[in-house]
Context: one part of a larger RNA
RNA sequence: UGACGGGGGCCCGCACAAGCGGAGGAACAUGUGGUUUAAUUCGAUGAUACGCGAGGAACCUUACCCGGGCUUGAACUGUGCAGGAAGGAAGGGAGAGACCCCUUUCGUCUUCGGACCUGCAUGGAGGUGCUGCAUGGUUGUCGUCAGCUCGUGCCGUGAGGUGUCGGCUUAAGUGCCAUAACGAGCGCAACCCUUAUUCUCGUUUGCCAUCGCGUAGUGGCGGGCACUCCGGGAAUACUGCCAUCGUAAGAUGUGAGGAAGGUGGGGAUGACGUCAAAUCAGCACGGCCCUUACGUCCGGGGCUACACACGUGUUACAAUGGGGAGUACAGAGGGCAGCGACCGGGCGACCGGAAGCCAAUCCAUUAAAACUCCUCUCAGUUCGGAUCGGAGUCUGCAACCCGACUCCGUGAAGCUGGAUUCGCUAGUAAUCGCGCAUCAGCCAUGGCGCGGUGAAUACGUUCCCGGGCCU
Repeated sequence: UGACGGGGGCCCGCACAAGCGGAGGAACAUGUGGUUUAAUUCGAUGAUACGCGAGGAACCUUACCCGGGCUUGAACUGUGCAGGAAGGAAGGGAGAGACCCCUUUCGUCUUCGGACCUGCAUGGAGGUGCUGCAUGGUUGUCGUCAGCUCGUGCCGUGAGGUGUCGGCUUAAGUGCCAUAACGAGCGCAACCCUUAUUCUCGUUUGCCAUCGCGUAGUGGCGGGCACUCCGGGAAUACUGCCAUCGUAAGAUGUGAGGAAGGUGGGGAUGACGUCAAAUCAGCACGGCCCUUACGUCCGGGGCUACACACGUGUUACAAUGGGGAGUACAGAGGGCAGCGACCGGGCGACCGGAAGCCAAUCCAUUAAAACUCCUCUCAGUUCGGAUCGGAGUCUGCAACCCGACUCCGUGAAGCUGGAUUCGCUAGUAAUCGCGCAUCAGCCAUGGCGCGGUGAAUACGUUCCCGGGCCU
């Protein structure tokens, strides 16, 4: 100087408390450990690994295993020699295919240097092989915590200190006052995006608002930009005003005004550094290693195994519910080898036709919870849906290992879960559906978004955890 203390003081955070809903028990999905295996490719491992890299493992992917091929090689490039345009198409043989062998046919650019290709030789190749403890770049975490430093001056022999301490205040090293310090930088805040309100400009969305036509009905049509919406621009919030307290900064107020009040809500933004944290398998790169193989192509298998253990989820155990019928109301995103209205067939998944739309125009698209009526009456049930049997649909060269979906049948465990543990302070939790990326299809119950309905509680800071300042 720091770090640490079951030392002290002050302060904060869903940290505790107060509440609401979960996990831990069941079944299934998924990841991991372990075990097994020819292989179950590799990485991630307290918090900060475990629905993580993977935003799509049947082949491919694929890096693993078995087997079969190739060796200037799957791709790129230099040189020498030889040959030929290069190359395309068709057929045959063997084969699991890669590949090998054979035949036929078409085809010959040129500026005359050559280009291009094949074969041979050779220099580079190639490696998801090792080292993240040689590295770059990127990332997690402490933590959106309020800190981390510098110049000059001053103090100290020096390491260093001061400033950055103290009082008050703040979400904040935010500010005010004080002060051997005076200033400054990286952080904080603001500037950025979005949401909430208004004005203005524009309109192939919207509107009987206004006029007219038409329909069983519908902005369907003429017409119009008033309104809504969309897009551009601007305004508004600053403790500005009032009251009380205070020297000030500021605090308080069922104060006014206002759509919004004290950072309005949300996002982006992550200081100096810590963990030799993570990644050589995204990429790059030093060193080491392989070179008829640790390279590369192909067929098949594996990554999907299963006495078991853990994490994260989904569905339930029911009446605030299940089933049937009827009736409403979204937002955001997507669409051309695509979305597909509508018609017909099928109980259905779906199939056969087919309009429109490169989309504020057409389509997926009837949102679901909600509401109304009927039924079930507390039971392993009209709860629950695992598992299994049968029959099918679709994608795809191909669903045996190993896809999703539909229909009929079957109907398991489960009656609210021990110790313990997690999330959340408001349009939040809880609950309900919808969309997108990846993608032929999909093991998505995952991830990322969108809207609908919409709570309870916070006395307080003694205690648990983490953090900041002073000592």